Predicted 3D model of RNase P RNA and transfer RNA as a complex of 436 nucleotides. The prediction has a mean pLDDT of 78. It holds a member of the Rfam family "Bacterial RNase P class A".
């Protein structure tokens, strides 16, 4: 100097004028005004996961249904993150992986090919027989087909061959050692019995009740407090009290899966048509909050101290115009909140590291 | 804001791992028929929303994106 990897940060700046919105204080007064301070993002997005919060009866079990899937840890929790293992890619820094089980069972593999899963003989090779180009038998080393052909290489062996025998590699299994574990290494044994697909059914292990702030709570206003359909409104007993009572059984409903069993609660429930109102307050932003430092940990993260307050609208604010500077400005706008993932994004800055070339 | 569903020729649709360079109907184009048009008949053009993954193989299974549609307030 060039090429690249990983991590973090920023997201036009400044000034003026006029607006919008929240809070606090003050003033006039029930609607405004004045002053001060605050006013979008790294993704506010997709709504794909997880949790808080609220209501539903968050009740227990069985069977369904859904999700996750190497090991260990972090966390409120997760399908997220961190560290490690295995496999793959890269010269390297590093990056990627839906990565349990195919010797529990069922299933699938079009076309081609002789044969596609308790194997199989088309060509070829070998042996025998004869009618001399056929038959019978052996053979998976070679050819050919296919995405995939029944361990691989070499030596021996054989009529030709073949784990038929042996060595190494692979695979399986047992033991030992290291490691919390996944797993790794070493040795013995097995001659291969066990090919692929589980984002096919399934098996194993773990997790999951549902709905969502239009949840939900309170106040106010208004009406035709209306009509229709379906299911159920049953039985028995008790009494100083004879009831809109109590108890038991049955039935129905609730558990958001038209499932079943049990518990509990309730006595009406469900649907359709029509009508009224579309106002206010709370929920609503102070919490798994942000920053700095110290300590523990390889790390994700945790603990402690100190400091900070950082949008809260509801026709829904965060803008418009002017000037100026530069490197001429991307994707994009909160709606209950938070932790993640994914997707979109002009560019710029900082740190750590790798490779190549050159010079000293 | 929340919840859910859908996407295949111009239109309506079939296909739920292979026999599908995706079938059918209407429409469109061309030929035949007719004096001409229509009808009829023969033939043709024309699509899996986009990207990635699993698989030997994807319209179909999984993930992401894009576009479109539907429902949801309170009172009684």
């Nucleotide at each position: 100097g060039g090429a690249g990897u990983c991590g973090g940060c920023c997201a036009g700046g400044c000034a003026g004028u006029c607006g919008c919105u929240g809070u606090a204080u003050c003033c006039c007064u029930u609607g405004g005004g004045a002053u001060a301070c605050g006013g979008a993002g790294g993704a506010a997005a997709g709504u794909c996961c997880g949790g808080g919060c609220u209501c539903c009866u968050u009740c227990g079990g069985a069977c369904a249904g859904g999700g996750c899937g190497c090991c260990a840890g972090g966390u409120a929790a997760c399908g997220c993150c961190u560290g490690g293992g295995a496999g793959g890619c890269g010269c390297g820094a590093g990056c990627c992986u839906a990565c349990g089980g195919a010797a529990a069972g069922u299933g699938c593999a079009a076309c081609a090919g002789a044969a596609a899963g308790c194997a199989a003989a088309c060509c070829g090779c070998c042996a025998c027989g004869c009618u001399u180009g056929c038959g019978u038998g052996g053979u998976a080393a070679g050819g050919g087909u296919g995405a995939a052909a029944u361990g691989g290489u070499g030596c021996g062996g054989u009529a030709a061959g073949a784990g038929c025998g042996c060595a190494c590699c692979g695979c399986g299994u047992c033991u030992g050692u290291g490691g919390u574990a996944a797993c790794a290494c070493a040795g013995g044994c097995g001659g291969c019995a066990u090919g692929g697909c589980a984002a096919a059914c399934c098996c194993c292990g773990c997790c999951c009740g549902g709905a969502g702030c239009a949840a939900g709570a309170c106040c106010a206003a208004a009406u035709a407090g209306g009509g229709g359909a379906g299911c159920a409104a049953g039985c028995u007993g008790c009494c100083a009290g004879c009831g809109u009572g109590c108890a038991g059984c049955a039935u129905c409903g609730u558990c958001g899966g038209u499932u079943c069993c049990g518990a509990a609660c309730g006595a009406g429930c469900u649907c359709c048509c029509g009508g009224g109102u579309a106002g206010g307050u709370c929920g609503c932003u102070a919490c798994a909050g942000c920053g700095u430092u110290a300590c523990g940990g390889u790390g994700a993260c945790g603990u402690a101290a100190c400091g900070c307050g950082c949008a809260g609208a509801u026709g829904a604010a965060u803008g418009a115009c002017u000037g100026u500077c530069c490197u001429c400005g991307a994707c994009a706008g909160a709606a209950c909140c938070c932790g993640g993932c994914u997707u979109a994004u002009c560019g710029g800055c900082c740190g750590a590291c790798u490779c190549c070339u050159u010079u000293u | 804001g929340c919840u859910c569903c859908c996407a295949u020729c111009g239109u309506c649709u079939a296909g739920u791992g292979g026999u599908c360079c995706a079938g059918g109907a209407c429409a469109c184009c061309g030929g035949c028929c007719u004096c001409u048009c229509a009808c009829g008949u023969c033939g043709g053009u024309a699509a899996c929303a986009g990207g990635g993954g699993u698989u030997c193989g994807a319209a179909c299974c999984c993930c992401c994106u894009u576009g479109g549609g539907a429902g949801c307030g309170c009172c009684a």